Transfer RNA from Candidatus Wolfebacteria bacterium CG1_02_39_135, 75 nucleotides, folded computationally. Lineage of the source: Bacteria > Bacteria candidate phyla > Candidatus Wolfeibacteriota. It matches the Rfam family "tRNA". The family's RNA type in Rfam is transfer RNA.

[in-house]
RNA sequence: GCCGGAGUAGCUCAAUGGCAGAGCAGAGCUUUUGUAAAGCUAAGGUUGGGGGUUCGAAUCCUCUCUCCGGCUCAA
Numbered sequence: 001g002c003c004g005g006a007g008u009a010g011c012u013c014a015a016u017g018g019c020a021g022a023g024c025a026g027a028g029c030u031u032u033u034g035u036a037a038a039g040c041u042a043a044g045g046u047u048g049g050g051g052g053u054u055c056g057a058a059u060c061c062u063c064u065c066u067c068c069g070g071c072u073c074a075a
Base pairs, nucleotide, nucleotide: 001071002070003069004068005067006066007065010024011023012022013021018055027041028040029039030038048064049063050062051061052060
């Protein structure tokens, strides 16, 4: 330099154009003499960033950043 994959909640991951979700962690409550476990509740998001397409974008197109893997040393 070229090709491919990944980036979404604190962490691990879903969501293949139509309300952004789950588990775990953290918080509160119930239970207990107390802790743990268990149960319940609420909260937590600039979907890496910019631009575009669309009535509508995490999703499609484009540029770019970071990480992982592969190829090449030819011009």